[in-house]
RNA sequence: GGGCCCGUAGCUUAGCCUGGUGGAGUGCCCGACUGAUAAUCGGGUGGUCGCCAGUUCAAAUCUGGUCGGGCCCA
Repeated sequence: GGGCCCGUAGCUUAGCCUGGUGGAGUGCCCGACUGAUAAUCGGGUGGUCGCCAGUUCAAAUCUGGUCGGGCCCA
């Protein structure tokens, strides 16, 4: 220098191919249960979808660039 893959909530991740309300688990907060904890149950809380731009009525999703990480080729 060239090619491929990954980046989404504090953490682990689904959704992307085929554009149409961003979800789960865990964590955190409140409550129920208990003599009191743990466990369990109920409710709540959370995301500029790495960043910038383009296409579109509409972008996590498509296109281009760019940053970070990993692998391969030279």